[in-house]
Context: one part of a larger RNA
RNA sequence: UCAUAUUAAAGGAAUUCAGCAAAUUAACUCUGUAUGUUCGCUAUAAAGAGAGCCUUUAUAUAAAGGUAGCAUUAAAUAAAAAGCAACGACUGUUUACCAAAAUCAUAGGACUCUGCAAAUUAAAUUAAAAAGUAUAGAGUCUGACGCCUGCCCGGUAUUUAAAAGGGACAAAUUUUGGUUAAAGCUAAAAUUUUAACUUUAAGUAAACGGCGGUUCUAACUAUAAGAAUCCUUAGGUAGCGAAAUUCCUUGGCGGGUAAAUUCCGUCCUGCAUGAAUGGCGUCACGAUUGCUUUACUGUCUCUAAUAUGAAUUCA
Numbered sequence: 001u002c003a004u005a006u007u008a009a010a011g012g013a014a015u016u017c018a019g020c021a022a023a024u025u026a027a028c029u030c031u032g033u034a035u036g037u038u039c040g041c042u043a044u045a046a047a048g049a050g051a052g053c054c055u056u057u058a059u060a061u062a063a064a065g066g067u068a069g070c071a072u073u074a075a076a077u078a079a080a081a082a083g084c085a086a087c088g089a090c091u092g093u094u095u096a097c098c099a100a101a102a103u104c105a106u107a108g109g110a111c112u113c114u115g116c117a118a119a120u121u122a123a124a125u126u127a128a129a130a131a132g133u134a135u136a137g138a139g140u141c142u143g144a145c146g147c148c149u150g151c152c153c154g155g156u157a158u159u160u161a162a163a164a165g166g167g168a169c170a171a172a173u174u175u176u177g178g179u180u181a182a183a184g185c186u187a188a189a190a191u192u193u194u195a196a197c198u199u200u201a202a203g204u205a206a207a208c209g210g211c212g213g214u215u216c217u218a219a220c221u222a223u224a225a226g227a228a229u230c231c232u233u234a235g236g237u238a239g240c241g242a243a244a245u246u247c248c249u250u251g252g253c254g255g256g257u258a259a260a261u262u263c264c265g266u267c268c269u270g271c272a273u274g275a276a277u278g279g280c281g282u283c284a285c286g287a288u289u290g291c292u293u294u295a296c297u298g299u300c301u302c303u304a305a306u307a308u309g310a311a312u313u314c315a
Base pairs, nucleotide, nucleotide: 001310002309003308004307005306006305007304008303010301011300014299019296028050029049030048031047036041038144052067053066054065055064056063057062068072080294081293082292083291084290085289086288087286088285092104108142109141110140111139112138113137114136120128121127145281146280147279148278150211151210152209155208156207157204158203159202160201161200164199165198166197170193171192172191173190174189175188176187177186178185179184212230213229214228215227216226239273240270251267252266253265254264255263
């Protein structure tokens, strides 16, 4: 000096990115228990009290009385607690060896394909699907529950389609010419026949996706219910909103603090929210994330001492 333990006056988070680490709490019995809620929970909520030993009593893990100690689950072992918000409903799963999460999964929801010799599956099989049969199987998206899920089919994709155009070259037949004994080969013309796909026309958005601008206007001002105009396939509805999304920005206001770039509520001027790429809520749950409070403490003010071990220096 370091490591591992133990202790510490007064203060008690002033430390720090952050209460990281440590401390506090703790098992059992009794009392008691808010808010919210899907009525199951929340909940061991919270907050309190108790305990030894002896005697008596057949209500005996209890009661009453007595008695010792600073201290009686007398050592050790055994939750710290509460509140607000974000995300994900939950239990579960994951980067074997730096990430456990808000990732993935999930029950539930929806769409598409498939009528069974099913669709689907690379190596094709008398295989799986399935010894199943649409309440089944396969694929894709969303993700409990509650309230909902608006407008656009112009583009891409996909489905359907009578006629017509393209595809159309060719093939078959026949005829003619060249060559030839013939077959055949070769050149040209005519007739007949033809798919996918495409053009075209429709449907489909819980398919991929998309969801405007300018100008003016109310008898203070401001604002604009309203009007005009351009463009578009259609111009963002409900909801939410400085958000895990807000650049300007430490936005404005309110709360909390003596003092707050964080936090909570609200406003809406949404650089660049928005509805199963789901929108908004939500009880319970979470080694998740942000903030606050109580308790507690060597995290700190500000270090010190002790024990054990290691390293180094000197002898």
About this RNA:
A computed fold for a 315-nucleotide part of an RNA from Agissea inamoena, annotated as large-subunit ribosomal RNA, domain IV. The full RNA is in RNAcentral, with records from ENA. Its mean pLDDT, the model's own confidence on a scale to 100, is 84. Taxonomically the source falls in Agissea (Eukaryota, Rhodophyta, Florideophyceae, Peyssonneliales). It is recorded under the gene name rnl. Rfam family: Bacterial large subunit ribosomal RNA.